[in-house]
This is a predicted structure of a 74-nucleotide RNA (transfer RNA) from a Methanomassiliicoccales archaeon. It was read from a public genome assembly. Model confidence (mean pLDDT): 82 of 100. Rfam family: tRNA. The family's RNA type in Rfam is transfer RNA.
RNA sequence: GGGCCCGUAGAUCAGACUGGAAGAUCGCCACGCUUGCAACGUGGAGGCCUCGGGUUCAAAUCCCGACGGGUCCA
Numbered sequence: 001g002g003g004c005c006c007g008u009a010g011a012u013c014a015g016a017c018u019g020g021a022a023g024a025u026c027g028c029c030a031c032g033c034u035u036g037c038a039a040c041g042u043g044g045a046g047g048c049c050u051c052g053g054g055u056u057c058a059a060a061u062c063c064c065g066a067c068g069g070g071u072c073c074a
Base pairs, nucleotide, nucleotide: 001073002072003071004070005069006068007067010026011025012024013023020057028044029043030042031041032040050066051065052064053063054062
């Protein structure tokens, strides 16, 4: 320098192909249960989806560029 993949909640990841506006598990908080803790049950908080631009009535999703990470080639 070039090819490919990835970037979404505190963590690990789905959702993208097929545009209609975001979910799971763990963690965290409260309550229940217990003599108490754990486990378990119920509920809750938490993400302008890496950034900029474009297309569209509408973009996490499609297109272009940038940045960051992984991998391969040179």